[in-house]
RNA sequence: UAAUUGUGAGUUUGAUCCUGGCUCAGAUUUAACGCUAGCGGUUUGCCUAACACAUGCAAGUUAAACUGUUGUUUUAACAGUAGCGAACGGGUGAGUAAUAUAUUACAUAUAGCCAUAUAUUUUGCAUAAAGUGAUGAAAAUUACUGUAAAACAUAAUAAAGUUAUUAAAUAUAAAAUAACAAAAAGUAAAAAAAUAUUUUUUUAUUGUAUAUGAAUUAUGUAAUACCAGAUUAGCUAGUUGGUGACAUAAUAGGUUACCAAGGCAAUUAUCUGUAGCUGUUCUGAGAGGAAGCACAGCCACAUUGGGACUGAGACAAGGCCCAAACUCUUAAGGGAGGCAGCAGUGAGGAAUAUUGGACAAUGAGCGAAAGCUUGAUCCAGCAAAAUCGCGUGUGCGAAGAAGGUUUACUGUAAAGCACUUUUUUUUAAGAAUAAGUUUUUUUAAAAAAAAAUUGAAUGUAUUAAAAGAAUAAGCACCGGCUAACUAUGUGCCAGCAGCCGCGGUAAUACAUAGGGUGCGAGCGUUAAUCGGAAUUAUUGGGCGUAAAGCGUACGUAGACUGUUUAUUAAGAAAAAUAACAAAUAAUGUAACUUAAUUACAUAAAUUAUUUUUUACUGGUAAACUAGGAUUUAAAAGGGGAGAGUAGAAUUUUAUGUGUAGCGGUGAAAUGCGUAGAUAUAUAAAAGAAUACCAAAGGCGAAGGCAACUCUCUGGUUUAAUAUCGACGUUGAUGUACUAAAGCGUGGGGAGCAAACAGGAUUAGAUACCCUGGUAGUCCACGCCCUAAACGAUGUCAACUAAUUAUCAGAAUAAAUUUGGUAGUAAAGCUAACGCGUUAAGUUGACCGCCUGGGGAGUACGAUCGCAAGAUUAAAACUCAAAGGAAUUGACGGGGACCCGCACAAGCGGUGGAUGAUGUGGAUUAAUUCGAUGCAACACGAAGAACCUUACCUACUUUUGACAUGUAUAGAAUUCUUUCGAGAGAAAGAAGUGCCUAAGGGAACUAUAACACAGGUGCUGCAUGGCUGUCGUCAGCUCGUGUCGUGAGAUGUUGGGUUAAGUCCUAUAACGAGCGUAACCCUUUUUCUUUGUUGCUACUUUUAUGGGCACUCGAAGAAUACUGCUAAUGAUAAAUUAGAGGAAGGAAAGGAUGACGUCAAGUCCUCAUGGCCUUUAUAAGUAGGGCUUCACACGUCAUACAAUGGUUAAUACAAUUAGAAGCGAAUUUGUAAAAAAGAGCAAAUCUAUAAAAUUAAUCUAAGUUCGGAUUGUACUAUGAAACUCUAGUACAUGAAGUUGGAAUCGCUAGUAAUCGUAAAUCAGAAUGUUACGGUGAAUACGUUCUCGGGUCUUGUACACACCGCCCGUCACACCAUGGAAGUAAUUUUUAUUGGAAACUUUUCUUUAUUGAAUUGUCAAUAUAAAAAUUAUAACUGGGGUGAAGUCGUAACAAGGUAGCCGUAUCGGAAGGUGCGGCUGGAUUAAAUAUAUA
Repeated sequence: UAAUUGUGAGUUUGAUCCUGGCUCAGAUUUAACGCUAGCGGUUUGCCUAACACAUGCAAGUUAAACUGUUGUUUUAACAGUAGCGAACGGGUGAGUAAUAUAUUACAUAUAGCCAUAUAUUUUGCAUAAAGUGAUGAAAAUUACUGUAAAACAUAAUAAAGUUAUUAAAUAUAAAAUAACAAAAAGUAAAAAAAUAUUUUUUUAUUGUAUAUGAAUUAUGUAAUACCAGAUUAGCUAGUUGGUGACAUAAUAGGUUACCAAGGCAAUUAUCUGUAGCUGUUCUGAGAGGAAGCACAGCCACAUUGGGACUGAGACAAGGCCCAAACUCUUAAGGGAGGCAGCAGUGAGGAAUAUUGGACAAUGAGCGAAAGCUUGAUCCAGCAAAAUCGCGUGUGCGAAGAAGGUUUACUGUAAAGCACUUUUUUUUAAGAAUAAGUUUUUUUAAAAAAAAAUUGAAUGUAUUAAAAGAAUAAGCACCGGCUAACUAUGUGCCAGCAGCCGCGGUAAUACAUAGGGUGCGAGCGUUAAUCGGAAUUAUUGGGCGUAAAGCGUACGUAGACUGUUUAUUAAGAAAAAUAACAAAUAAUGUAACUUAAUUACAUAAAUUAUUUUUUACUGGUAAACUAGGAUUUAAAAGGGGAGAGUAGAAUUUUAUGUGUAGCGGUGAAAUGCGUAGAUAUAUAAAAGAAUACCAAAGGCGAAGGCAACUCUCUGGUUUAAUAUCGACGUUGAUGUACUAAAGCGUGGGGAGCAAACAGGAUUAGAUACCCUGGUAGUCCACGCCCUAAACGAUGUCAACUAAUUAUCAGAAUAAAUUUGGUAGUAAAGCUAACGCGUUAAGUUGACCGCCUGGGGAGUACGAUCGCAAGAUUAAAACUCAAAGGAAUUGACGGGGACCCGCACAAGCGGUGGAUGAUGUGGAUUAAUUCGAUGCAACACGAAGAACCUUACCUACUUUUGACAUGUAUAGAAUUCUUUCGAGAGAAAGAAGUGCCUAAGGGAACUAUAACACAGGUGCUGCAUGGCUGUCGUCAGCUCGUGUCGUGAGAUGUUGGGUUAAGUCCUAUAACGAGCGUAACCCUUUUUCUUUGUUGCUACUUUUAUGGGCACUCGAAGAAUACUGCUAAUGAUAAAUUAGAGGAAGGAAAGGAUGACGUCAAGUCCUCAUGGCCUUUAUAAGUAGGGCUUCACACGUCAUACAAUGGUUAAUACAAUUAGAAGCGAAUUUGUAAAAAAGAGCAAAUCUAUAAAAUUAAUCUAAGUUCGGAUUGUACUAUGAAACUCUAGUACAUGAAGUUGGAAUCGCUAGUAAUCGUAAAUCAGAAUGUUACGGUGAAUACGUUCUCGGGUCUUGUACACACCGCCCGUCACACCAUGGAAGUAAUUUUUAUUGGAAACUUUUCUUUAUUGAAUUGUCAAUAUAAAAAUUAUAACUGGGGUGAAGUCGUAACAAGGUAGCCGUAUCGGAAGGUGCGGCUGGAUUAAAUAUAUA
C1' cells in the first nucleotide's frame, strides 16, 4: 500500500414458552445415472481386482579402446571382447501407526561424474569372436585349432594414504622410523629419422592412476508432532546395562562369550483394528472439521517368500540364484515367463480414453564430435468429467389474427418490413514456438561476422473476401419451507414424498395440458465432505423438576494454593539470526482480443538458537500470622459400643367365678365355644417394643439414632490466653461405612406376617375384605452393597437488603454477639415453577456426570459374590418425535356453593286386557321414501278406495305432460259417430272473434327440425334456507388500561343478594355490546268515549218504541313502584312481616331462544354446485300396492264398575266456523238419515254442551259392568265402498275384577275429570290444535338419583372419559443374542524341515574353479493355544405391522393413592410382605407469616 468479517426456516401442543432431536436452504467433488446438446480455450480421466495378461514398443551407446565378417570409390552394416549407462527416468500405494513422514539440531562416510595437482615407466599368460567338429526336440551346451585390447596378471616408484613402533593415565594435534600398496593408452596435426612401411620427438585433445577439494549422495542419532479401541493392564529374556571380541564406510546387543538384573507402562506400555506421510485441497467469520485425486518432496513395493553377486551407488526386479502358486511349451528327459512402464485385452464394477504422431522443443544416457536412443517429454485422438469465454440474432411491427384452456394469458410472440454477420459454409493469404548445429572468414583461443540448413503439432492460430438469419435450447420445478396457478382425468386406486405430509368424486401436492418461476449448453437425481449445528461448547453449552451430582466419608497421585523480602530466569514478553523446496493461497504488474490460464515481483506463514526485561506464575533461601492445628475453662445432645435393670400391653399356661354364645363384616361365612369359650379374678412364663414427655426440637459424614442406670469412646459449640507457622482445599485409582429385603452357621420365636389354606366378593378374583398361618422380623458371627440411599440441589472459600420464630452458648441492666434449625421476602437469577446469607445470586479451586426417544442399564466379555445378583457396558434395527413448566378447556366412582316436578311429599297414569295408530321385523310383483337415545316411533301425513303416489304389473308416447326461441298453417273453440280397459286413434260437422298508428300485434291450436325440456334419480359428509337440542340455562364477548417472555390473565374473582353476570359492596381496573329484565299480546280492577246486530232499571202481551245506568263489545287512559311502616342487614343491595289495595314483591300466561354444540334433521316443501339418465331413471293410462301378519316396541282410546250403569226430568259455557256452505221450523223413519229450504257472506241467521242436579232402578255379579268380535238389514258420501270408508237398527256379548321388574306427567284455576269447536276434508279421528265447565292433594327438606351453573383441585385427556392406555397369547415380517458343532483366516509357541546363499573347517586345481563339512536360514509339515469372521438344528428376548383374543395394571382419590429397592407368588397386565419417597387427592388439627 492492498485485502478481509458471523442471517435462518419447517416439524412435538387445542394454543404457549423451554429443552431436544430430525429435515431444508449454501459451498464442494478424479464422480455416476436420466433427459438434452452449437463452438472454442485450459485442465482432468480404473476411486473396484497390488486380478490375469495376447501383441507391439518403453535403454542404449562408443570403430577417437580391441578382434573379426560382409561390402566398397567413400560414407557404412553386422557378431563378439572391453568401457560407461542400465541404482536415472516412468508406474503403483499392497505393506507400514514407526526401520515411515514433517520440522529443528547433530554426527559419520563418500572410490563414478566435476575442478585442481602430480604421474602416465616394465613384463607377460590367456580368452571371446572366427574356423573344423560333437550333443540336444528346443533352450542351450561342449571338444580341438586359434587371435587382440584401455580385458586380466606382473615388476618399479609413493609426496599424500593405511598399519606398527618411538609412547607415557587419557584425548587431540604434530613429527620421526619401518612395512604395505597405482596406472593404459587412443586420436589429430607438424617435424625428423630410418625405410617403403614403420619409428621417434613436439604440440593439441580425449583417457588412465594417486591425492586433495567442492558439490552431491547415503547412513546414523536426538527432540517435538503424528488415527481409534481399556469390553486390550501388565509387557520384555538379547530382554536392560557392563567387559572382551567380531562385524561395518561408521555408531550401537548390530552379533557373540562372560557378568549383573535390569528396561518399558495409567503423560496409556503390550495387544487389536484402520491407514502410505507431507507441501497442500474442500469447508468454515474464525477456532476447527473432513480429505491426501492431479502437480511437487519423501518412503515403500515390483506375481508371493528368501538370498546374495556386480558396482561409486542395488540387496536391483524391462539383472542373477533358490523355494511356492499360476500360465505357456515339449520329442515327457526338460525349458520359458512376470504391463503397479506406454498403448491395448479379458475380468470386476454405477464408472474412467488411442494397440496415434514426433524426437522439432525441454530434459536424460553414450560419444571428441557429427549423431544415435528415449511410450520421459512435446503434440494429436476420445469423453460436457470440470472450469472459463462466445453464440443461438437486432430494430420496427395490431386487424392485439386463428387455435388452446376459459376471462385472462399465451402476446411483439408469429406473419410482414428493414438491418447486422461474432459463429457457420466457401475461397484466398498465413505466422510465432528456432536457440542451436554445420561450413567459411577472423583470432593465440574465444567472442563476433557471413552463408547454408533443422517444425511432430500444421496449412494450425490469425487475417481478408463472398453468401446468408441463414447452422444452433433445453432441463427441473410451481402445497409450506421456496421464486412460480389454473383446467381436465383419477378416486386411500394409480401414484408422489427432502421434512411436514398429499390421494377415500370439486386434488394449486398424483397424471396430462395451458400458463408461470429458476438456471441455461446445460439441467436435475443419487453418493460423499464441511457448513448451518453454540447438536462435544478452547473461542462457545449444561446437570432442583427437561439427559445429567457418585449413597456417604477418609485419603494417594494429580490440579490449585495466604503475607513480606532477596535471588534465579523455567513459563511469559521483546529484539536479532537461521531455516521453513518449488508450486498452491493473498496482493500487484505483465502476456495470450477478454476470462479461465501462464509468467514475474511482493508480503505472510511456524520452529530453533542467541541476547534483553523481571510486574505476574514457577524454583531456591529467609521471615510473618489473617487460613489450619494445638493448649485452658465451660456447655448441649435419641452420636457410637458393651453390661445390667424397670413398668404398661399382647399371647400362652394353671386355678376360681360364670353361661351361651364369642369373633368378624358393607353384609356374611370360615374360625373358637356345653370336652364350658368370650367375659372376669389371682398367680406364673416368654419374647418383642419402649405410651405420655415429643417440638417447626436435638445428635451424627451418610445410612440412621428415643424407657432407665453404669463403663468405655468419637465428634461439635462458646469464651479467653498462649504455642506451631501455610502444616491448606479438592481428590482419578483405592479404603471404610452403607435402610429394607435376601444368603450362610448357631440360637430365639410373644405379636405381626410374604408363601400357603379356608371363607367371602365377583362374569372370573391366582386380588382388595375376613379367619388362620410358615419363612422372616429378634440375638451372635460372617456375607450381600442396593433404594424416590431425595433438599431428586458434590465439596471448600469469599462477597451481596431486611425481618420473625426456635435450639446451644458468651456477656449482661438492656441493646448485642457466635454457631445451628425453620418461615416470609430485597436485589439478582430462572423456560417457568420457584431459589433467595442454609442460594438455584455474584466469583474462585478441584472432582463426578450429560449429549433425541425406544432397543437397554439389556447382550457379549471381564471383575466381585455361596447364591440372589451387583459393577462396568455396546450394536444392529426402529420412530420424528420423547420430554419440562405453565395456559385454556373437558373430565373425575375430587371438594365447596346454588338451581330445576331432579329427588322427597302427594294426585293420576304407563307396563297386564281389547281396540286404534306409528315403528321394527318378516312377507311381497310392489308392500314408495324419509325420521332412529334424550332430541325417531297418533313423526313429515291439517286426514292413501280412484286421484294423491313418488312403488309394482300391463298397455302406450318420444322436442315430449310443462318453459323459451324459429318456420308454416289455422282464430280460439264446440259438437257428433266408431274402435279400445283407458290413454288414445280415425271420420265428420259448426265456427271466423279481440286491439291497431292499418304495417301489424296479443293469446291459443296443429305440424316440422334443432337448441333443449324433464327427473320425488345420487350426494344434507359440497350447500343456501328452515328446524330440533342443550335451554328461557345465565351465560358469551369486546375496547382502552394493567400484569405475564408467551399462550393468556384481569375485567367476569371475593363478601352479600337475586328467577337472573339481578343489584350492592370490595377491588388494577374503567367502560361497552349480545343475552337477562323491560318494551309487545292475552287475562285480572277502575275510569272515559262510543251504542248496533249487544243490553233492558222504563211503557207494554209482543215490538221495527224509549233509554245507554248495568252487562257486553272495542278504542283510549289509569293502576303495582319494595312506593309506605317496622325489623334484620355493612351504611348498601336486599330480605322478612304489616298496612292499604281488584291485584304485592316477576300478579298469571304467551310471544321472544345470546356466543356456540351435535359434519344433529331435511337435495321428497323450496332453492342450488357436482355427478348420473335422455325411445328413459322422462311422460300418459288402467288395475294393484302403500291397508299384508308368527311376532316385538312406542303413543293413545275404552274398560274392569256403586264417587258407578240404565231410564226419566231438568240447568249453566267459551272459543270458533259457515255459500259446491252452515242449515232453522215442520213432516217421515226405532235410528243413521230423508223430504223440505226460513234465515244468514254473520255481535242480527245456523251449529241440542256434557259432567253436574233431581227422581227411580240395578245390589256385588264377569253382572242392567265391559263393549271387542260376528251375522242380517239399512243410511250417507262418491264414476266406483271387493281388496279398502264412516254411520244406524236388531241379534251376538271376547278379554278384562286395577295390572311383575321398571317407568311417566303434574305445584293452582294446576292435576284429575266433562263435554264443545276448528283445520285437513266428497266421504272418512280414539290423532292434532284450540275452548270453556267442575275442580283437588302435597312440598319436612336438599342426604341420595338425573340435568345444569359458579369457584376450586388433580390429570399421562384435547376426536376432550364413548378419552387415554398396559401386558400375555395368536399371525406376518425384520435385525439381533445363545447354541451341539462346522468351515476359513490371522497370530503365537514347540517340534519338523532345510533350497539358494553367507559362514566354519578340510581337500583339490597353475589359476578361474570343484568336492565335502559346521552354523544360521525361506517355503513346507505336525501338535497345541488364542483371536477374528462366516455359517447351523434348536432356542431367548426385542422391534414393526387400519380394524384378532384375554383381561383392565396406569393417568381423576383411576375406583385397593402411586412409585423405588428387595423377596415371593400368579395366564397376563400384576398381587402381597418389609423398609423408603411425595413426584398423593380429600378432610381435620396445630403452628407460622402477611394484612387489618